[in-house]
Molecule: transfer RNA
Organism: uncultured bacterium
RNA sequence: GGGGGUGUAGCUCAGUUGGUAGAGCAUUGCGUUUGCAACGCAAAGGUCACGGGUUCGAAACCCGUCGCCUCCA
Numbered sequence: 001g002g003g004g005g006u007g008u009a010g011c012u013c014a015g016u017u018g019g020u021a022g023a024g025c026a027u028u029g030c031g032u033u034u035g036c037a038a039c040g041c042a043a044a045g046g047u048c049a050c051g052g053g054u055u056c057g058a059a060a061c062c063c064g065u066c067g068c069c070u071c072c073a
Base pairs, nucleotide, nucleotide: 001072002071003070004069005068006067007066010025011024012023013022019056027043028042029041030040031039049065050064051063052062053061
């Protein structure tokens, strides 16, 4: 330099035909316990990598840029 994949909550990842952004773990609070762990309930947590385009409407489609992984040279 070229091909392919990937980027969504603190971490690991879903997101179905373009139509209200989610789960598990973690964190915080409450209950339970002498206390811890476990368990139950609840809460908080998002520039859907960035810029642009298409559309009434984009995490999802199109173009470009950047980061990461991989293959070729």